This is a predicted structure of an 85-nucleotide RNA (c-di-GMP-I-GGC riboswitch aptamer) from Salibacterium salarium. NCBI's taxonomy places the organism under Bacteria, Bacillati, Bacillota, Caryophanales, Salibacterium. Of the family's consensus pairs, 90% are formed in the model. The sequence was found by an Rfam model in a public genome assembly.
[in-house]
């Protein structure tokens, strides 16, 4: 430096149950394993979610400042471990 076919020394952890936090989506800590070679970081691009405040409306409800998701997908950054050369 490329590759990720079988491997894993060592590593993460999905539904779910449950303490916390939060309007909510969901984040976190404990229990758990669907699963994952980037399921490491990072919300720039697009997608998805939530939308208490604002905002239009009698309203249902739309929009939407913001929050969120990296276990949806490019893109950036970095790192094991194996094969190759």
């Nucleotide at each position: 430096a490329a590759u990720g076919a079988a491997a894993a020394c060592g590593g993460c952890a999905a539904a779910u149950c449950u303490g916390u936090u939060g309007a909510a989506a969901a984040a976190u800590g404990g229990a758990g394993a669907c699963g994952c070679a980037a399921a490491a970081c990072c919300a720039c691009g697009g997608g998805c979610c939530u939308a208490a405040a604002g905002u239009a409306a009698u309203a249902a409800u739309g929009c939407c400042a913001a929050g969120g998701u990296a276990g949806c997908c490019g893109a950036g950054u970095u790192a094991c471990c194996a094969u190759c050369u």